[in-house]
Small-subunit ribosomal RNA from a metagenome, 1570 nucleotides, folded computationally.
RNA sequence: AGGGUAUGAUACUGGCUCAGAACGAACGCUGGCAGCGUGCCUCAUACAUGCAAGUCGAGCGAGAAAUCCCGCUUCGGCGGGAGAGUAAAGCGGCAAAGGGGUGAGUAACGCGUGGGUAAGCUGCCUUCGGGAGCGGGAUAACGGCGGCCGCGCAAGCGGCCCUCCGGCGAAAGCGCCGCUAAUACCGCAUGAUGAUGCGGUGGCACCUUCUUACUCGUAAGCAGGUAGCCGCCGCGUCCAAAGGGUCGUUGGGAUUCGUCCCUUCGUCUGCCCGAAGAGGUGCCUGCGUCCUAUUAGCUAGUUGGUGAGGUAAUGGCUCACCAAGGCCACGAUGGGUAGCCGACGUGAGAGCGUGAUCGGCCACACUGGGACUGAGACACUGCCCAGAGCCCUACGGGGCGCUGCAGUAGGGAAUAUUGCACAAUGCGCGAAAGCGGGAUGCAGCGACGCUGCGUGGGGGAAUAAGGCCUUCGGGUUGUAAACCCCUGUCAGGGGUUAAGAAAUCCGCAUGGGGAAACCCAUGUGGUUGACAAAAGCCCCAAAGGAAGCCAUGGCUAACUCCGUGCCAGCAGCCGCGGUAAUUCGGAGAUGGCGAGCGUUGUUCGGAAUCACUGGGCGUAAAGCGCGCGUAGGCGGUCAGGUAAGUUGGGUGUGGAAUCGUCCGGCUCAACCGGGCGGGGUCGCCCAAAACUGCCCGACUGGAGCACGGUAGGGGAGAGUGGAACUCCUGGUGGAGCGGUGAUAUGCGUAGAUAUCAGGAGGAACGCCGGCGGCGAAGGCGACUCUCUGGGCCGAUGCUGACGCUGGGGUGCGAAAGCCAGGGGAGCGAACGGGAUUAGAUACCCCGGUAGUCCUGGCCGUAAACGAUGGGCACUUGGUAGUGGGGGUCAAACCUCACUGCCGGAGCUAACGCGUUAAGUGCCCCGCCUGGGUAGUACGGCCGCAAGGCUAAAACUCAAAGUAAUUGACGGGUGCUCGCACAAGCGGUAGAGCACGCGCCUUAAUUCGAGACAACGCGAGGAACCUUACCAGGGCUUGACAUGCAGGUGGUACGAACCUGAAAGGGGGAGGACCCAGGGUCAGCCUGGGAGCCUGCACAGGUGUUGCAUGGCUGUCGUCAGCUCGUGUCGUGAGAUGUUGGGUUAAGUCCCAUAACGAGCGAAACCCUUGUCCUUAGUUGCUAGCGGGUAAUGCCGAGGACUCUAAGGAGACUGCCGGUGUUAAACCGGAGGAAGGUGGGGACGACGUCAAGUCAUCAUGGCCCUUAUGCCCUGGGCGGGACGCAUGCUACAAUGGCCGGUACAAAGGGAAGCCAAGCCGCAAGGUGGAGCGAAGCCCUAAAAGCCGGUCCCAGUUGGGAUCGGGGGCUGCAAUUCGCCCCCGUGAACGAGGAAUCGCUAGUAAUCGCGGAUCAGCCACGCCGCGGUGAAUAUGUGCCCGAGCAUUGUACACACCGCCCGUCAAGCCACGGGAGCUGGGAGCACGUGAAGUCGUGGGUCUAACCCGCCGCAAGGCGGGAGGGCCGCGCCCACCGUGAGCCCGGCAACUGGGACUAAGUCGAAACAAGGUA
Repeated sequence: AGGGUAUGAUACUGGCUCAGAACGAACGCUGGCAGCGUGCCUCAUACAUGCAAGUCGAGCGAGAAAUCCCGCUUCGGCGGGAGAGUAAAGCGGCAAAGGGGUGAGUAACGCGUGGGUAAGCUGCCUUCGGGAGCGGGAUAACGGCGGCCGCGCAAGCGGCCCUCCGGCGAAAGCGCCGCUAAUACCGCAUGAUGAUGCGGUGGCACCUUCUUACUCGUAAGCAGGUAGCCGCCGCGUCCAAAGGGUCGUUGGGAUUCGUCCCUUCGUCUGCCCGAAGAGGUGCCUGCGUCCUAUUAGCUAGUUGGUGAGGUAAUGGCUCACCAAGGCCACGAUGGGUAGCCGACGUGAGAGCGUGAUCGGCCACACUGGGACUGAGACACUGCCCAGAGCCCUACGGGGCGCUGCAGUAGGGAAUAUUGCACAAUGCGCGAAAGCGGGAUGCAGCGACGCUGCGUGGGGGAAUAAGGCCUUCGGGUUGUAAACCCCUGUCAGGGGUUAAGAAAUCCGCAUGGGGAAACCCAUGUGGUUGACAAAAGCCCCAAAGGAAGCCAUGGCUAACUCCGUGCCAGCAGCCGCGGUAAUUCGGAGAUGGCGAGCGUUGUUCGGAAUCACUGGGCGUAAAGCGCGCGUAGGCGGUCAGGUAAGUUGGGUGUGGAAUCGUCCGGCUCAACCGGGCGGGGUCGCCCAAAACUGCCCGACUGGAGCACGGUAGGGGAGAGUGGAACUCCUGGUGGAGCGGUGAUAUGCGUAGAUAUCAGGAGGAACGCCGGCGGCGAAGGCGACUCUCUGGGCCGAUGCUGACGCUGGGGUGCGAAAGCCAGGGGAGCGAACGGGAUUAGAUACCCCGGUAGUCCUGGCCGUAAACGAUGGGCACUUGGUAGUGGGGGUCAAACCUCACUGCCGGAGCUAACGCGUUAAGUGCCCCGCCUGGGUAGUACGGCCGCAAGGCUAAAACUCAAAGUAAUUGACGGGUGCUCGCACAAGCGGUAGAGCACGCGCCUUAAUUCGAGACAACGCGAGGAACCUUACCAGGGCUUGACAUGCAGGUGGUACGAACCUGAAAGGGGGAGGACCCAGGGUCAGCCUGGGAGCCUGCACAGGUGUUGCAUGGCUGUCGUCAGCUCGUGUCGUGAGAUGUUGGGUUAAGUCCCAUAACGAGCGAAACCCUUGUCCUUAGUUGCUAGCGGGUAAUGCCGAGGACUCUAAGGAGACUGCCGGUGUUAAACCGGAGGAAGGUGGGGACGACGUCAAGUCAUCAUGGCCCUUAUGCCCUGGGCGGGACGCAUGCUACAAUGGCCGGUACAAAGGGAAGCCAAGCCGCAAGGUGGAGCGAAGCCCUAAAAGCCGGUCCCAGUUGGGAUCGGGGGCUGCAAUUCGCCCCCGUGAACGAGGAAUCGCUAGUAAUCGCGGAUCAGCCACGCCGCGGUGAAUAUGUGCCCGAGCAUUGUACACACCGCCCGUCAAGCCACGGGAGCUGGGAGCACGUGAAGUCGUGGGUCUAACCCGCCGCAAGGCGGGAGGGCCGCGCCCACCGUGAGCCCGGCAACUGGGACUAAGUCGAAACAAGGUA
């Protein structure tokens, strides 16, 4: 930092996707150790069990037991002491509002940040000042309690009954009576520096008037006022308290002599009042804080005021009254979602996402409501009520709240131990010791994360074995292993020793204070460890216990084999898989990471793909159809002031942690500690004044007004006109008119069309007319008048920034359409008819209603386009036009405004734009963010309706697009070729036959070839063979090759004979060869070879794949094309060159030319043919000479000629004339055998068709192996209802037949060609001369020519078919050969649609030869010569081709692409009678608990008053309080009417998607009707 994906390729636009980092993760495979972190993200679901908040005896009263000891004992026990003033409980104090958890709710002053509180409160703590006098009545603990009856006011007394011996109750708990203490409660006193009221007064602040200074306005000052604040003075009123402890000390008392009690003073602590501090907390406030406008209006305590209440305190916080306000497009109200922040993740940053762990704040504690206590709560482990749930119950009634730590169930992809300890840190209580503490510190579990370590190190090649691959040579795994040497981290065993610990406290010492007790400080000794023998260190043993996971087509690092065969599967995107898959599965190898590796999910990044940094809108998505204008935004020149923005400086704050950096501590690191830094649109102070803002003054250039001109289809209304058209009336006229590609419908003898005259009507305004004019746009076209808007020009004057844009708003707005009323000539949706067509609900034609026109009212859209919003300014030019002014005799020319074209810079992806910008800037508005779904649904607004405006999602795709490029294509264009058409000649398609193919048949009818470019093709010879097919019979190392092992001399070979159709199987007389050695050398022996046998490797395959291939071939096409190097142009694909003007058969050549050259093709070189020459003359030739014959080059001879075959010459537009550009070249001519490549051939560019061939051959892979190989016999390839292609022969007289007669070329010949002669009608036979051939033979050429005959007839045309008889080849002609003769004598009388060949020695026609071959199904093929035409005006058309150009949505390239309905499957969504769930509010009812209020209903110690009493006390009343009743408020609940959001739904609507369904053919080429 980018990459992949669109396209044939390119640039751009644009989406999708990948590589990175991260995580409270989960899942798969795997898993050695340690450190530090971290761990219910889901059901704010329900919870068993244990623990999570206590403490103080130095506030108070009371006060056990177990157990032990002593004594006594009737052995049952009793008493005393210790336990112990302990436990438990109580009164009282403090804490319990902390700590811990969770994120439900909350869009809010909740949070963050900065301020305010003069509008507040504050326990404990600190500092300071002052104080504590005298009384009083209760209450818990504790003790007691049966029921009934009688007396009594009551207390009580008595009687009876039951009895476990005593209140009630299962429990929770509760009642009544009695006693008692306090730092509990109450009263009185004292009390200011406190509170409060009044009066006076000082200062500050604010407001008002005035004065002074300088120009304004400020500054200073005087005076007055005030709700306010801070003080001072005076007077009045109001409010306090609690004691306790240690020791010392003073005095007294008691004593069981231990000691205890009271008291003075000191001391410590606590208490009360006040002031201040610190910390905490309440309230207010500026700014910031998600989505939705398909939520636009909300609000009645609502907004404000006055007064009152209430609170710690401001305040509609609450109430009464008054007023009618308050909020909102700068988004109120509503809906959805959400705890906020420090921070965390990512990122270059800006941002974006997140809000686990740690820290701050908030909220909540089963759900809802409520208050009490208190300094603090509306209180997680407090209280009351209601609700849901659960539990206990004796059924009467009670209890509970893990979102504390563990743990359980449930949910879930998923998240831990019912552990240890208060040793440390911090907290509560306490004077302290201490107690408490699931806070916390630790441990346990989990690779969940980060970090570190290890699984060994060195040596070691016969590069072992094994695996995998292989071209079989080898390569690789791989120094890897084995093996040798060594080390000892971790784990294991044994041992040993630190830090976390310092305090408190105790003892001692020293110093200070104190009368002392004692206190304080310092030092010293002692005491305290959950973790935990866990870490560290030492020793022991041993390489011993410790490696996996993913990937390997591109992106992206890493490749082979096998299996599979669009199957199974993979896949993040592109995409792999249909028989050789580096993409599937396995293996080997390799790459990456490593105790982990992958996958999934999520976030950021890449994505400049929401663009502040940092994007766009002519054609890619995107400018509102156009004006006017509100809010808003922006705004000319000069001067002054100000200081909000801005800039600088200072200061405060921005907690800690985190982050960066430096240093330090754990062996390192992670982790931890310390220093510094960083972090805000933040607050305050000071300063500056350029710019912006604000205030004020001035200016004229922007803008506007006045005046004078001027052009104009600008708008509205009223009137007028002519042409055309139709209709009506009349005249003339007489058969058609009209319409089309051609018809027809239609009109017309009832007189049309045509024509003349007259009349009526409606609509539109020809020529002028012009990329000319006007208007904001839509739009505006005859003429006249009236009214009216705007523009431009000119010269002055005036106003003095009055401007630009414009969200909402409002007006205008083509056509069509709608409503009402008119009008209606022409035109003309719908509709009718006629054509066309497969159909034709179209295009064409004949009619024709709405409509088109007018008036009034709607609609509000458009390719409303310059696909280009408006305004202002700036920036080279050329040219044409319109209007005005200047200038001139008229021009030229100058100038302003407008309208076009071409072009520079610049811009643009390109095309293009280019002073009329798409250039350069500024201002304002609108709009875009992949394609489809869809401008659709739902909702809302508008509309009479049609419909318009606003405007999604699910789902789906990997694209959709723009411009340009190269091709291809077009029922586009231009130029030009070709037997392409036309002109001509002859054919094919019809007939019969031949031959090939299809189809069918068959045991088999072997296989291939399939438009052109398969089909007389492979095959240039299927009776057997061939032969590959079928049936049957056989062989198995094989018909053929190579190697190895073993065997084998009566061996190899092999006659008879048996079997058989043959092959084959038996059979076996006979019977070898080569080399070396030996030898009693003929005969023999030994060894080896060949051969043979057995066996093993292997052979063999016309089996498969031509879509794995080589080679060869066809085709476009003998077409003129196809490319390259360098340069140039273009961002690039690419272009240029190769285009253009000529010319050619040709990209042939010339000229021009940002191209210059070059290559492959074309041409030429090669062969052949045409003329000549030279050389050479045998087998060829024979002119002359000679000889000879019946005749003949027959002979001598000759090389002249022909010819042969070798070499040369010749033709090059070379020459002349003309045309042409002075060119190339063309036309004509001369010469020449030949003339413009002379004719013909060979030769085929880059490439195309996955063209053809695995059956010519070769060859990879696959397949068969007693068969898919090999041999043999027979059959088939020849089968026949049919269809097609190619041919032959014909249909006749330019002919047939008969007779006579003339002239070739090119070939072939030895298992051959075969002469003469003879035989046969003939095929042929016989015969055998000659010839390996310029010699002999095939060999006759035929048409032709001469003569004759036939006489237009299915014939003397035609010869098929069939019968008979022969010949030949061959082992063999039945299936299935050819030929001859005789007989037979079919179709066929010139061939429909359609179609083929040929441009000159060609077509046509005539015969001849050859290959293959025994023969031949050859009429085929390949050659040869003979005779020998016609036509071409020409390029409009058909086919093919070349070049240029144009359009394109094609690129598998028009045999392309592609649209819609219907049918099928599947998916999501909309509507939907209705059914159902949830949410928020409204109205009414009800009204728990509770606060507040209220009521003589009831109860009530103190305090007050009165009375009685000596007193104690009693009675009555009051104050205060409790209960109860009532009232206001109000939770739950109920009822009702609606609203919002979901779920389900018969049916229904469209939509998306889905290799090969139906119908058509709408779009893309003029797409065939643009």
The sequence is in RNAcentral, with records from SILVA. The coordinates come from a structure-prediction model, not an experiment, and the mean pLDDT is 84.